[in-house]
RNA sequence: GGAGCGUUAGCUCAGCGGCAGAGCGGCGGACUCUUAAUCCGCGCGCCGAGUGUUCGAAUCACUCACGCUCCA
Repeated sequence: GGAGCGUUAGCUCAGCGGCAGAGCGGCGGACUCUUAAUCCGCGCGCCGAGUGUUCGAAUCACUCACGCUCCA
């Protein structure tokens, strides 16, 4: 330099162009003498950045950034 894949919650990851989710973690509460366990409740996010397409974009296109792999 070229190609491919990835970037979504604190972490690990799902997610048909039409309401953003799970597990773990966190917070609040119940229970308990206290802690742990258990139970109930709360997404705790402008979906890496920008532009475009579209009635509508996490999802499609392009550019950029970062990470991983391959080729040279």